Small-subunit ribosomal RNA from an uncultured bacterium, 1455 nucleotides, folded computationally. Model confidence (mean pLDDT): 81 of 100.

[in-house]
RNA sequence: AAUGAACGCUGGCGACGUGCUUAACACAUGCAAGUUGAACGCGAAAGAUCUUCGGAUCGAGUAAAGUAGCGAACGGGUGAGUAACGCGUGAGAAUCUACCUUAUAAUGGGGGAUACCUUCUGGAAACGGGAGUUAAUACCGCAUAAGUCCUACGGGAGAAAGACGGCCUCUUUGCUGUCGUUAUAAGAUGAGCUUGCGUACUAUUAGCUAGUUGGUAGGGUAAAGGCCUACCAAGGCAGAGAUGGUUAGCCGACCUGAGAGGGUGACCGGCCACAUUGGGACUGAGAUACGGCCCAGACUCCUACGGGAGGCAGCAGUGGGGAAUAUUGCACAAUGGGCGCAAGCCUGAUGCAGCGACGUCGCGUGGAGGAUGAAGGUUUUCGGAUCGUAAACUCCUGUUAAGUGGGAAGAAAGAGGGUAUGUUAAUAGCAUAUCAAGAUGACGGUACCACUAGAGAAAGCACCGGCAAACUUCGUGCCAGCAGCCGCGGUAAUACGAAGGGUGCAAGCGUUAUUCGGAUUUACUGGGCGUAAAGGGCGCGUAGGCGGCUUCUUAAGUAACUUGUUAAAGACCACUUAAACCGGUGGGGAUGCGGGUUAAACUGGGAGGCUAGAGGGUAGGAGAGAGAAGUGGAAUUCUUGGAGUAGCGGUAAAAUGCGUAGAUCUCAAGAGGAACACCGAUGGCGAAGGCAGCUUCUUGGCCUACUACUGACGCUGAGGCGCGAAAGCGUGGGGAGCAAACAGGAUUAGAUACCCUGGUAGUCCACGCCGUAAAGCGAUGAUCACUAGACGUUAGGUUCCCUUGAGGAGCCUAGUGUCGUAGCUAACGCGAUAAGUGAUCCGCCUGGGGAGUACGGUCGCAAGACUAAAACUCAAAGAAAUUGACGGGGGUCCGCACAAGCGGUGGAACAUGUGGUUUAAUUCGACACUACGCGAGGAACCUUACCUGGGCUUGACAUAUGUUUGAUCGGGGUAGAGAUAUCCCUUUCUUGAGCAAUCGAGACAGAUAUACAGGUGCUGCAUGGCUGUCGUCAGCUCGUGUCGUGAGAUGUUGGGUUAAGUCCUUUAACGAGCGCAACCUCUGUCGCUAGUUGCCAACCUUCGGGAGCACUCUAGCGAGACUGCCUUAGAAAUAAGGAGGAAGGUGGAGAUGACGUCAAGUCCUCAUGGCCCUUAUGUCCAGGGCUACACACGUGUUACAAUGGGAUGUACAAAGAGAAGCAAGACGGUGACGUGGAGCUAAUCUGGUAAAACAUCUCUAAGUUCGGAUUGAAGUCUGCAACUCGACUUCAUGAAGUUGAAAUCGCUAGUAAUCGUAUAUCAGAAUGAUACGGUGAAUACGUUCUCGGACCUUGUACACACCGCCCGUCACGCCACGAAAAUCGUCUGUACCCAAUGUCACUUUAGCUAACUUAACUGAGGCGAGUGCCUAAGGUAUGGGGGGUAAUUGGGGUG
Repeated sequence: AAUGAACGCUGGCGACGUGCUUAACACAUGCAAGUUGAACGCGAAAGAUCUUCGGAUCGAGUAAAGUAGCGAACGGGUGAGUAACGCGUGAGAAUCUACCUUAUAAUGGGGGAUACCUUCUGGAAACGGGAGUUAAUACCGCAUAAGUCCUACGGGAGAAAGACGGCCUCUUUGCUGUCGUUAUAAGAUGAGCUUGCGUACUAUUAGCUAGUUGGUAGGGUAAAGGCCUACCAAGGCAGAGAUGGUUAGCCGACCUGAGAGGGUGACCGGCCACAUUGGGACUGAGAUACGGCCCAGACUCCUACGGGAGGCAGCAGUGGGGAAUAUUGCACAAUGGGCGCAAGCCUGAUGCAGCGACGUCGCGUGGAGGAUGAAGGUUUUCGGAUCGUAAACUCCUGUUAAGUGGGAAGAAAGAGGGUAUGUUAAUAGCAUAUCAAGAUGACGGUACCACUAGAGAAAGCACCGGCAAACUUCGUGCCAGCAGCCGCGGUAAUACGAAGGGUGCAAGCGUUAUUCGGAUUUACUGGGCGUAAAGGGCGCGUAGGCGGCUUCUUAAGUAACUUGUUAAAGACCACUUAAACCGGUGGGGAUGCGGGUUAAACUGGGAGGCUAGAGGGUAGGAGAGAGAAGUGGAAUUCUUGGAGUAGCGGUAAAAUGCGUAGAUCUCAAGAGGAACACCGAUGGCGAAGGCAGCUUCUUGGCCUACUACUGACGCUGAGGCGCGAAAGCGUGGGGAGCAAACAGGAUUAGAUACCCUGGUAGUCCACGCCGUAAAGCGAUGAUCACUAGACGUUAGGUUCCCUUGAGGAGCCUAGUGUCGUAGCUAACGCGAUAAGUGAUCCGCCUGGGGAGUACGGUCGCAAGACUAAAACUCAAAGAAAUUGACGGGGGUCCGCACAAGCGGUGGAACAUGUGGUUUAAUUCGACACUACGCGAGGAACCUUACCUGGGCUUGACAUAUGUUUGAUCGGGGUAGAGAUAUCCCUUUCUUGAGCAAUCGAGACAGAUAUACAGGUGCUGCAUGGCUGUCGUCAGCUCGUGUCGUGAGAUGUUGGGUUAAGUCCUUUAACGAGCGCAACCUCUGUCGCUAGUUGCCAACCUUCGGGAGCACUCUAGCGAGACUGCCUUAGAAAUAAGGAGGAAGGUGGAGAUGACGUCAAGUCCUCAUGGCCCUUAUGUCCAGGGCUACACACGUGUUACAAUGGGAUGUACAAAGAGAAGCAAGACGGUGACGUGGAGCUAAUCUGGUAAAACAUCUCUAAGUUCGGAUUGAAGUCUGCAACUCGACUUCAUGAAGUUGAAAUCGCUAGUAAUCGUAUAUCAGAAUGAUACGGUGAAUACGUUCUCGGACCUUGUACACACCGCCCGUCACGCCACGAAAAUCGUCUGUACCCAAUGUCACUUUAGCUAACUUAACUGAGGCGAGUGCCUAAGGUAUGGGGGGUAAUUGGGGUG
């Protein structure tokens, strides 16, 4: 885009079309084929009129029936069958043709019957039977024969029918017209027959055929012909697909498509076939006959049971089937058909109407104005926006529908009548022309017209994530659902459902089904095969296809012109018609087939020639080419002998095994089998498989040079034939080594393996099978030609150079390799050995799986091979390349990563955090590294978020408004656990008006009402901000350019170097940004400035200090370090070393954290979307809990002691803190501390004695003078308050623990270790955290390994990225398929039996018989009967094909 459609929702009108696609299933009822009295004989009735009542006349020579003629073979229906001369197209010869036309010639004379009818009679009926009567255009002879037919060329055969008018006539007869009849010839029309070409799928159908193919003779037909019969011959068809199977009516055309094509064969038209199934003939011009006949079968109906009747695939209609398809209508008015002279009759053909939105086309459902942008809906950022000029409202119009009226306007012209002409004797008749009048309408009171009223009665459907036009809100929460593909839905869904809005189409809109297109996705136009599917394992060769140069000829192909046909309709163009439909006129085309003429280039055919292809000759050459025979040495094993002794062998290590019966080792001799080291290669040969010691024989191919000869002999190659590794099979040999199976030993969780010791088939030979491999330079078929170069190598030839060497340089062939240009390719890559450019031929492919499987067939001894599907299932499978990630891949490098060291953890007790458990609650968060002395830098109350109980509800807190009050606050009392409640005392402020009372405004506070507050409630996977981690790792990117089809690459890689993508160099890159570094702070040296509270060397002093600022220190400004200098190496960057220097190569430390990763952490800091709670999930209070305790883990503290504990004494810091504070001196207490309060807002005062250290004494290896847990008693301090639940002190008690398994952590220098000090938080409460200084080490060979990281490279089937992906069995569910004992239908072959009906043939001295014949009996002929051949249906037997079902079974798919 389309449809003979169906379904869902909806539905106003009209016109024109169209309507059982399924059951060729069965059919009730009615109708669908009759007509002619001008062929014929007969011949009513009802009714009417008259009546003498007997009847007559009209009806009426009508109806009906019959004989006869023509028609019934058309028209109408259907598509079952048919793969065929059935259809289409073209050609043809051996034919017929009623009615029609033309022409010619006739139409004479006789005869016998018969239906109807009358009568008798059988039967239920259908239907008959006998006798009698009669006519014809019915039937039969006779005569004639122009032409016809037959012929032996003499001859012979064979016909008819009249009817109706006119004239004439008394009537016949006659003449004439028309219609008929007969014969012949021709035409037209229709039909039959033959034939070229075209006409579905299947080879898992390869052979078929006996009337089969041909001939002769005969028969038969309208006609050729095996159409039929007899005889003769043995043919005919088939790979260009016979035979068989399946499916199917064919075409014009219709749908689609740019076309070529593909699909279809409804309606309309042509042909064919069929008419309940099968068979058969009759009649006829025509049938093997839809509404005829006979027979058989099935079914239905009637029946008196004896017999009969029937055929809607005609029009309506019924049942049934189905998703589905209409009225038992009107009319012959028109068109057409049959009959008829005609009038006319018949016509379910046809014309019309009815039903169905089934389709196409047309019209309408109103038009104009109308902003307050109404109400309402929806939404909102709360301002608005949108539905929306839409509505209301105002003014109009009047299609369609409704009503009223008109409406024979159109569709209609003929026949008959008049006139004229012709024919004729004719004013009959007939023909032609012309004129006028009248009749006829199913549709239909329809189309159409006019008028009336009135916007009144008339819009839906689908869609809105992308494709693809159109978006928001709510509901739902991987549910419900959607979905054509991708996909959507797991709490913010433009995708589900609804609403609002929008988009598209519109009396329709969607869905489903089907066809074509897009699809170049079967490729003729117009594809491919190295890796995506796809080159046969290789050759020889048949058919076939294709084929060198040249001359002549031919004209099959080809080309040009012309011509016939290609029906009409349809399609296209023009005009007409408003559209569609119909119709008219004209035009072009119709690619096809046939005839004719011409051309001769090309292809083909014929004849001739040539040598460039191909073959051949001569002379050389290389070679693991093949087959056969012979032969050689090394090695292994075995045997024998000698010598010799305890092991050998084997492995990562072992063991099994061998060996004192003498092994291994060693020497000599012998046996036997198999394979051929070095040469040896990137080499050679062969068609491929493949081929390797040497020699000989036989033999194939190839190459080079020169060139007699042949003269296209060529290339490819479906089938076919042959070769064809290894393994395997058969028969017979052989068997040294090796070695499937097997045995043993090991390894291992296991080890039916890898390793070891043995070992049989086999490996070898001969003959025969198998016929497959990642079947081999190449995942690359064969042949020919052309198209840049460079460098090797093998074989041969040749030129030049000094042949000085088997030397060098170049050229030509034939092989074999590596690069590479153009070109090709999706890319990778190929690139004269093409995957380039062309030519010829063959093979093969068409999404993945199922499956190279099943079934069938062929081959094979078997194993198996070859050929080769489908159901079902998925939306992918695949190729190449890219970026990452990963690797028990590679390279380079780094890091307390390992190593080297020091000290710990893991064991003990305690502290602290977590899990778990418990609980009313033990609030919450954090979970590898990157949670666990974390948020928390400090839970007795508070904190506090948790629990229990008691209270409050505009609220503990904020803002605003309205009303109202003047109190609230403060002090005190009572009740209560408190919150709270209540009582007493006290009490307003500012301002304006006014004398004042008082009123108004405001502030503050209370009460009340409404908006709202509040939430540590949920979602860190809706978020901001902040943070952790990789990682202070050196990376991450961009612009322009370039390369690539592209993703992307380059830059950023390479060579060096660095702590560093730091720098240098190279370079299709050149630059730049974020990171690195530097800039900042502290620290280390010096200088300058400054000098109190700091300092005090020199000076003065009443010893208190003054003076001073040199030094220390403080804190501000500067200097200093830059690989700057030197040596060596290097191109440089830089490295190593040195000098100087306080410091040397980023001096040490800090702050500083790129692009990003982990949906990492945090909604309980804060902020915030959405959701939730609102007398509670908010808020206040008391008490409790966060502190529980069989247990497990993390982080720490103290220890286990002598490098120590205790005692006494003596030294030396830094940094930081202090007003609700630090607190001195003094006094009291054993002590914590208390009393008291000088000083200090701090370089001034205070905490404040630093401790390890050092000196001396003691302890003496012990669970101790170690260790201090636990517990008891008594206290101190803080604080409303130390019970749950604080710290400290004194006395007493004195637990575990004697250096810690597996494992694991930190640290590279002022570091580890060790020692103390301070601070934040804080009323109090550190073993934690953050800082500070004191003492102060050991070790680093080095980068193999562990962990983490960086760069380059490589592989990848990974991309959620190896914590990835993914294979097979097993278990379970479902699905389709194969096999299967068997069983049930169906189709079909062959043989035989029976044989209806019927044609044909034969028989007929039984029977019947009008015409003709005979003098007659009769004869001829006919009817009837019988027989025979053939034959439908039926039966029997036996094959074949295909299908259904099936216990069980097999694999496959999917979850």